Annotation
Predicted 3D model of RNase P RNA and transfer RNA as a complex of 415 nucleotides.
RNA sequence: GUGGUCUGAAAGGCAACCGCUGAUUUUUCAGAGGAAAGUCCGGGCAGCACAGGGCACAGUGGUCGUUAACGGCGACCGUUCGUAAGAAUAGGGAAAGUGCCACAGAAACAAUACCGCCGACUUUUGCCGGCAAGGGUGAAAAGUGUGAGGUAAGAGCUCACGGCGUGCUAUAGUGAUAUAGUGCGGAGGUAAACCCCACUGGCUGCAAGGAGUGCUAGAUAACCUUGGUCCGAGGAUGCACGUUUACCGCUAGAACCCUAGAGCAAUUUAGGGUCUAGAUAGAUGGUUGCCCAGCGCGCUUGUCGCGUGGACAAAACCCGGCUUAUUGAGGACCACCUUA
RNA sequence: GGCCUUAUCGUCUAACGGUUAGGACACAAGGUUCUCAUCCUUGCAAUCCGGGUUCGAUUCCCGGUAAGGUCACCA
Numbered sequence: 001g002u003g004g005u006c007u008g009a010a011a012g013g014c015a016a017c018c019g020c021u022g023a024u025u026u027u028u029c030a031g032a033g034g035a036a037a038g039u040c041c042g043g044g045c046a047g048c049a050c051a052g053g054g055c056a057c058a059g060u061g062g063u064c065g066u067u068a069a070c071g072g073c074g075a076c077c078g079u080u081c082g083u084a085a086g087a088a089u090a091g092g093g094a095a096a097g098u099g100c101c102a103c104a105g106a107a108a109c110a111a112u113a114c115c116g117c118c119g120a121c122u123u124u125u126g127c128c129g130g131c132a133a134g135g136g137u138g139a140a141a142a143g144u145g146u147g148a149g150g151u152a153a154g155a156g157c158u159c160a161c162g163g164c165g166u167g168c169u170a171u172a173g174u175g176a177u178a179u180a181g182u183g184c185g186g187a188g189g190u191a192a193a194c195c196c197c198a199c200u201g202g203c204u205g206c207a208a209g210g211a212g213u214g215c216u217a218g219a220u221a222a223c224c225u226u227g228g229u230c231c232g233a234g235g236a237u238g239c240a241c242g243u244u245u246a247c248c249g250c251u252a253g254a255a256c257c258c259u260a261g262a263g264c265a266a267u268u269u270a271g272g273g274u275c276u277a278g279a280u281a282g283a284u285g286g287u288u289g290c291c292c293a294g295c296g297c298g299c300u301u302g303u304c305g306c307g308u309g310g311a312c313a314a315a316a317c318c319c320g321g322c323u324u325a326u327u328g329a330g331g332a333c334c335a336c337c338u339u340a
Numbered sequence: 341g342g343c344c345u346u347a348u349c350g351u352c353u354a355a356c357g358g359u360u361a362g363g364a365c366a367c368a369a370g371g372u373u374c375u376c377a378u379c380c381u382u383g384c385a386a387u388c389c390g391g392g393u394u395c396g397a398u399u400c401c402c403g404g405u406a407a408g409g410u411c412a413c414c415a
Base pairs, nucleotide, nucleotide: 001336002335003334004333005332006331007330010327012291013290014289015288016287017286018285020031021030022029023028033312037323038322040321041320042319043318044317045205046204047203048202052231053230054229055228057201058200059199060198061197062076063075064074065073066072077091078089079088080087081086092196093195097194098193099190100189101188114135115134116131117130118129119128121126144162145161146160147159148158149157164185165184166183167182168181169180170179171178172177209248210247212241213240214239215238222237223235224234225233255274256273257272258271259270260269261268262267294308295307296306297305298304299302341414342413343409344408345407346406347405350365351364352363353362358395367383368382369381370380371379388404389403390402391401392400
């Protein structure tokens, strides 16, 4: 210099005027985001038994940790991709059972052989038997490469060395797993097909919900509630009175910032500080001036002049994540080339 | 605000994970006719987008985009 891989942050600033929302400082103070979005996961909160049991159904799936919780995150292991920095990974079970594997092919898991090799018979053709090395089909064809032995011809059929899978043992590790030794080679793939195993999940969402009380009847038969089902639990379902488009829920919270400690990290502990939107057809906006990042043009080529001047998008009960949208700069690392 | 549904030629729709994604209407060309219509033949034309599983994806899974329901979903 070229190409690439990761990563942390920022998201214009100041002033004046006009307007909007909220407030118990009312000539005062506060007023959108990193994604407020998609609503994809998880939790808080609320109601129904402060949510109970079985079945069904759904989800998750390497190990260890983290957390309020998670399908998130961190570290590590295995596999795949990449020269590398790095990236991806629904990554339990196919010797429990079932299903499927089009076309081609002899044959797709079950029966066996199209070409071929060898032997016997025979008439040249053919037929019977042996083989599964070589060819051919296909995404996939009996665990494998080299060499030797062996044979009518062959074959892990046998042996040596190497490689693969798997069981056991030892060592290291909390563990996934790795290394070494040893035994075995069970005749494919597919579980984001049914299924099996382990774990998790009650349902509904702030349009949740906050208003019921008293009296009477009935006796587990019916009906209603727990938004599949069975059990279990609860209940006037009748009468009387009361509540109505308001108000509460509504924003101080697993909150944010700083410092120190623990930990590789996610995260967490202690101390100190701060208060930081709350609308309900839905506020957070508009105009002007100066400055700034960037962009364009110009030349006198640089601490230059002129013009322009932000991207995605905007709370609606609240948090933790994920995903997607998007602007211009920064840092670290890798490969190759060139020069010293 | 929440909760749901759907996406295949221009339109309406089929397709058990397996030929070149089928059909109807429309459109275009040719034929028939004196001409038009009808009719006949032929053609054109699609799986919303990006990944993954699989030998193979319209179909299975994940993420996004767009459209729709809300007076036969919720006050």
Rfam match: Bacterial RNase P class A. Rfam describes the family as follows. Ribonuclease P (RNase P) is a ubiquitous endoribonuclease, found in archaea, bacteria and eukarya as well as chloroplasts and mitochondria. The family's RNA type in Rfam is ribozyme. The prediction has a mean pLDDT of 77.